[in-house]
Context: one part of a larger RNA
RNA sequence: UUGGGCGUAAAGGGCGUCUAGGUGGCGUAUCAAGUCAGAUGUGAAAUCCCUCGGCUCAACCGAGGACCUGCGUCGAAAACUGCAGAGCUUGAGCAUGGGAGAGGAAGGCGGAAUUCCUGGUGUAGCGGUGAAAUGCGUAGAUAUCAGGAGGAACACCGGUGGCGAAGGCGGCUUUCUGGAUCGCAACUGACGCUGAGGCGCGAAAGCUAGGGGAGCAAACAGGAUUAGAAUACCCUGGUAGUCCACGCCGUAACGAUGAACACUAGGGUGUGGGGGGGGUUGAAUCCUUCCGUGCCGGAGCUAACGCGUUAAGUAUCCCGCCUGGGGAGUACGGUCGCAAGGCUGAAACUC
Numbered sequence: 001u002u003g004g005g006c007g008u009a010a011a012g013g014g015c016g017u018c019u020a021g022g023u024g025g026c027g028u029a030u031c032a033a034g035u036c037a038g039a040u041g042u043g044a045a046a047u048c049c050c051u052c053g054g055c056u057c058a059a060c061c062g063a064g065g066a067c068c069u070g071c072g073u074c075g076a077a078a079a080c081u082g083c084a085g086a087g088c089u090u091g092a093g094c095a096u097g098g099g100a101g102a103g104g105a106a107g108g109c110g111g112a113a114u115u116c117c118u119g120g121u122g123u124a125g126c127g128g129u130g131a132a133a134u135g136c137g138u139a140g141a142u143a144u145c146a147g148g149a150g151g152a153a154c155a156c157c158g159g160u161g162g163c164g165a166a167g168g169c170g171g172c173u174u175u176c177u178g179g180a181u182c183g184c185a186a187c188u189g190a191c192g193c194u195g196a197g198g199c200g201c202g203a204a205a206g207c208u209a210g211g212g213g214a215g216c217a218a219a220c221a222g223g224a225u226u227a228g229a230a231u232a233c234c235c236u237g238g239u240a241g242u243c244c245a246c247g248c249c250g251u252a253a254c255g256a257u258g259a260a261c262a263c264u265a266g267g268g269u270g271u272g273g274g275g276g277g278g279g280u281u282g283a284a285u286c287c288u289u290c291c292g293u294g295c296c297g298g299a300g301c302u303a304a305c306g307c308g309u310u311a312a313g314u315a316u317c318c319c320g321c322c323u324g325g326g327g328a329g330u331a332c333g334g335u336c337g338c339a340a341g342g343c344u345g346a347a348a349c350u351c
Base pairs, nucleotide, nucleotide: 004322005321006320007305008304012319014201015200016199017198021194022193023192025088026087028085031082033081034080035077038074039073040072041071042070049065050064051063052062053061054060091191092188093187103177104176105175106174107173108172109171110154115149116148117147118146119145120144121143125136126135162169163168206248207247210244211243215242216241220237221236222235223234258318260316262314263313266296267295270293271292272291273290274289275288276287277286300307301306324351325350326349333344334343335342336341
């Protein structure tokens, strides 16, 4: 390089946005760069192949032919790709309006519960476990009632429900704000798709200096368990942390399935949202359609499992990635980071 692959065997980038590049709808029509009939020049010789000949044969050697799949020049063609021109509306975008939503940011408010504090009632236990003990309690605990403080999380609704590109998002309310979608089609007229690099976002844990600290809880301490002073599981405590605001880190990131577009049987009294028809005082049931989200299943695909109009089917286009196990996501170098470490990423050796 050809070829084969990436749901589970190695392999889809965590996600978005955009640059270069690659690629691109319908009809018309110009040029002729790609493409293509032909002609011509060149493509050294030797080698390879074919024919003939010379060494007794052969290897070897000689002669002729073919080949050298290529490149240059001339030149005809105009279907396809491309270039330039003028068009089109189906792709894409865009108005007003309506509805849905834990989408995002900031502020305010609320109740339940845990803990603590104060006071009342009240008395000997409470707590905890497989059983116990450490622990708490006559300085009055646990229980119970009232009042107060503070932090964090929002039961029920709640749902193979919704929203978001992913990470993720759940009490109520106000302000600001992003996206998707349905219906109508006025308008622009291919403006599209993908996207190396770049830039941005990115759970948890962790980091820097500050605040906060109820509950939970790495580390740590004690009690049990145990053959053991088990460095664990269990129990009593308990600090970082968990929370807030500024900044960093950049990992896991799963549908283990990259993005876009087209096509290809169906079924359900699954489900969320919108439109139309019919119906109604208004609804509901009913018919139909679009978008999303689940289940089952045919063809086809698959090593099988399974996937199956939300494809892992049939095709196109672009990106990323894989190439036996270990060594190793290590070493070295580079680069980013305060650090922890991240990204990039071998080899010897060995099976």